[in-house]
RNA sequence: AAAGUUCUUCAGGGCAGAGUGAGAAUCUCGACCGGCGGUAAUAUAGAUAAAAUCUAUUAGCCCGUGUGUACUUUACAAAAGUACUGAUCCGUAAAAGACGGAGCCGACAGUAAGAUGGGUAGUUUUACCUAUUAAGUCCGGAUGAAAGAAGAAAUGA
Numbered sequence: 001a002a003a004g005u006u007c008u009u010c011a012g013g014g015c016a017g018a019g020u021g022a023g024a025a026u027c028u029c030g031a032c033c034g035g036c037g038g039u040a041a042u043a044u045a046g047a048u049a050a051a052a053u054c055u056a057u058u059a060g061c062c063c064g065u066g067u068g069u070a071c072u073u074u075a076c077a078a079a080a081g082u083a084c085u086g087a088u089c090c091g092u093a094a095a096a097g098a099c100g101g102a103g104c105c106g107a108c109a110g111u112a113a114g115a116u117g118g119g120u121a122g123u124u125u126u127a128c129c130u131a132u133u134a135a136g137u138c139c140g141g142a143u144g145a146a147a148g149a150a151g152a153a154a155u156g157a
Stems, first nucleotide, its partner, number of pairs: 005153006017029003031137002033106002035065004043057005060104002068084006088102005108140001110138001114133008
């Protein structure tokens, strides 16, 4: 030095504008957002006189993971384990990542003027009642937890 141990700190963003309306970040048009680790070839930046070369950076939808839900072990909790957990194509000679273009996705719980079904009234348009469902961005669990990042201490050949 590496590695392990203990401790400390940090660790998620987003409906502008417009339409309807008594009322909407919930409906409609549209706008906006992208945790953590890995992976980089002719992209970007830097080093060099230049090239070669070297260094750094770059993925919501490539791989893994956190978060979330269910279950198992357990008297409970803690802890561990198991299962489930979203989305991409085309072109650029080549790229799941660069550039250009076109798309797509977003836990649980709450709310609701939308949607669907049922009921009542009415000639009808429709109105009212009711059930189910309906927000990535609002409220809540959460002043939480955590992938991990940085630092400190003693140890350590």

The RNA shown here (FMN riboswitch aptamer (RFN element)) has 157 nucleotides. Model confidence (mean pLDDT): 76 of 100.